C1' cells in the first nucleotide's frame, strides 16, 4: 500500500419565529415530547378475564452438551460436521435395520439391484459376427452406482481369501460435569445408497382469549322489580257521558343495560456510571437519573447559517428476543498478500 474478517457507535447540526400533546403553575410562564428498528406480529414472558380432579386423543413447536434468564424456539461457552491459505463463517445436529413414499435430467440399472460398452467361457459360423451364460475389475451416465490399496485367487472376475487402512458393533481404559476425543482388545467381510425444513416413529414441551383484555362511575328514553296511593279521560268547574275496579294511572325506591366518563397507562425483569464474581451470556453491590402517553389520536412548519447534503422509517398495555428495511460515516481488535528498512 492492497484485499478481507469480527465487534461497537452515530443517524444531519445550530439559531429564530409560529403551532400541537402531556405535566406543574392555573397570571406571565417553566419542564418533557419516537426508533435502532417504534416495522413484521414470528417466538418467550408480565398483566387481565375465562376454564381447570386426573388422564387421553387431535394439533403446534422443538430435538448434540453445559450454562444464562422471569421465560424462550433467544443468548453464551463448548463438542461433532462442512467451507475458507487465514482472521473467521455456516450448521433443524434424534431415528433410514418399524412402515409408507420420493430420487428430475442423463443412464442398461436409482435399490427384495442392475449387464450398455468391455472382459471371460461355451455353441454356431471361413470370418466381421450372432445366440446363451458368467463377470461390478475397467469404460460410460449421474448430485449420488454397494469401501480403498496390494497380494493371492480365477476361464474372466469379485471381501472370494488374506494383510494394512477405513467403517460398524461390543467391552474395558484415560481426559472431560457432559456432548465427545484419544489409544487398546474382541467380533463383523461390510449385500439393506440418499432424503425425515416427505409422511411417520421416539423424546421433550404447550389450557384458551387478548388492553376493543379487564375494573369502576354513570344520563335521557324505553322496559323490569318492589312499596304507597286510587280513580282516569272529556271540561275552566259541576252534572252528564265514556273507560276502569288493578293486567290501569300517579308518587317514591331498587337493580341491569346503552350514551358518556375515569382507571388500566407509563417507576420499569428501567437507564447510566463505578466496583466485584464469571472465559462469556450474565449476576451482585453502591451511587445517580426520571425519560412520550394520545383516544380522531401530539411529536410539525417556515426562514437563516454550516457540512460529510441526510437512508429506512414513526409509539398506542408493557418488556426480552428473532427476522426484515436502512444514505453516509466513525472507532477498536484481527488475518492474508505485496513493498521498504
Nucleotide at each position: 500500500g492492497g484485499a478481507g474478517c469480527c465487534g461497537g457507535c452515530c443517524a444531519g447540526g445550530c439559531a429564530a419565529c409560529c403551532g400541537c400533546c402531556c405535566g406543574c403553575a392555573u397570571g406571565c410562564g417553566c419542564g418533557g415530547g419516537a426508533g435502532g428498528a417504534a416495522a413484521g406480529u414470528c417466538c418467550g414472558g408480565g398483566c387481565u378475564c375465562c376454564a381447570c380432579a386426573g388422564g387421553g386423543c387431535a394439533g403446534g413447536a422443538c430435538g448434540c452438551c453445559a450454562g444464562g434468564u422471569a421465560a424462550u424456539g433467544c443468548c453464551u461457552g463448548g463438542g461433532g460436521g462442512g467451507c475458507g491459505c487465514g482472521a473467521g463463517c455456516c450448521u433443524a445436529c434424534g431415528g433410514a435395520a418399524a412402515g409408507u413414499g420420493c430420487c428430475a435430467c442423463a443412464g442398461a440399472a436409482a435399490a427384495c439391484a442392475a449387464a450398455c460398452c468391455g472382459c471371460c467361457c461355451c455353441g454356431c459360423g471361413u470370418a466381421u459376427g450372432c445366440a446363451g451364460g458368467g463377470u461390478a475389475a475397467g469404460g460410460g451416465u449421474g448430485a449420488a452406482a454397494a469401501g480403498g490399496u496390494g497380494c493371492g485367487g480365477u476361464a474372466a472376475g469379485a471381501g472370494c481369501g488374506c494383510a494394512c487402512c477405513g467403517c460398524g458393533c461390543g467391552g474395558a481404559g484415560u481426559g472431560g460435569c457432559a456432548a465427545c476425543a484419544c489409544a487398546c482388545c474382541g467380533c463383523g467381510g461390510c449385500a439393506c445408497g440418499g432424503c425425515a425444513a416427505a409422511c411417520c416413529c421416539c423424546g421433550u414441551u404447550c389450557g384458551g382469549a387478548g388492553c376493543a383484555a379487564g375494573a369502576c362511575c354513570a344520563a335521557a328514553u324505553a322496559g323490569g322489580g318492589g312499596a304507597g296511593u286510587g280513580g282516569u279521560g272529556u271540561g275552566g268547574c259541576c252534572c252528564g257521558c265514556a273507560c276502569g275496579u288493578a293486567u290501569c294511572g300517579c308518587u317514591c325506591c331498587c337493580g341491569g343495560g346503552u350514551c358518556g366518563g375515569u382507571c388500566g397507562c407509563a417507576c420499569g425483569a428501567g437507564g447510566u456510571g463505578c466496583a466485584c464474581g464469571g472465559u462469556g451470556a450474565c449476576g451482585u453491590g453502591c451511587a445517580u437519573c426520571c425519560c412520550a402517553g394520545a383516544u380522531g389520536g401530539a411529536u410539525g412548519g417556515u426562514u437563516g447559517c454550516c457540512c460529510a447534503c441526510g437512508a429506512c422509517a414513526g409509539a398506542a398495555c408493557c418488556c426480552g428476543g428473532c427476522u426484515u428495511a436502512u444514505c453516509g460515516g466513525c472507532c477498536g481488535g484481527c488475518u492474508c498478500c505485496c513493498u521498504u528498512u
A computed fold for a 341-nucleotide RNA from a Gammaproteobacteria bacterium, annotated as Bacterial RNase P class A.
It is recorded under the gene name rnpB.
Its Rfam family is "Bacterial RNase P class A". By type it is a ribozyme.
Of the family's consensus pairs, 93% are formed in the model.